[in-house]
RNA sequence: AUGGUGUGCGGGAGAGUGCGGUGAGCCGAUAGGCUUAGCGCCGCCGACGGAGCAACUCCCCAAGGAAACUCUCAGGCCAAGGACCGCACGCCGA
Numbered sequence: 001a002u003g004g005u006g007u008g009c010g011g012g013a014g015a016g017u018g019c020g021g022u023g024a025g026c027c028g029a030u031a032g033g034c035u036u037a038g039c040g041c042c043g044c045c046g047a048c049g050g051a052g053c054a055a056c057u058c059c060c061c062a063a064g065g066a067a068a069c070u071c072u073c074a075g076g077c078c079a080a081g082g083a084c085c086g087c088a089c090g091c092c093g094a
Stems, first nucleotide, its partner, number of pairs: 003092009016042001018041003022037006043077003049073001050071003056064002
């Protein structure tokens, strides 16, 4: 140095801010409207996490074996988060 890792900043997709009841708050003369919390129902997403597997290795069985692929358990469908990318700084490598 390639590389690894931590922190900070920036960028960063997808899918109903669905329907229904309940509670709270706000607006309104009423009807009603808005916000929010949790519940039920269905639909959907995959780029936190998790799980699965090919070639191949080994080989009796078996075991090992990657992902942005697949599955959606969790999570998500306003926000938050967010794989990954860029820059800066520190540490490892030394």

This is a predicted structure of a 94-nucleotide RNA (Glycine riboswitch aptamer) from Bradyrhizobium retamae. The coordinates come from a structure-prediction model, not an experiment, and the mean pLDDT is 81. The source organism's lineage runs through Bacteria, Pseudomonadati, Pseudomonadota, Alphaproteobacteria and Bradyrhizobium. It matches the Rfam family "Glycine riboswitch aptamer". Rfam describes the family as follows. This family represents the bacterial glycine riboswitch.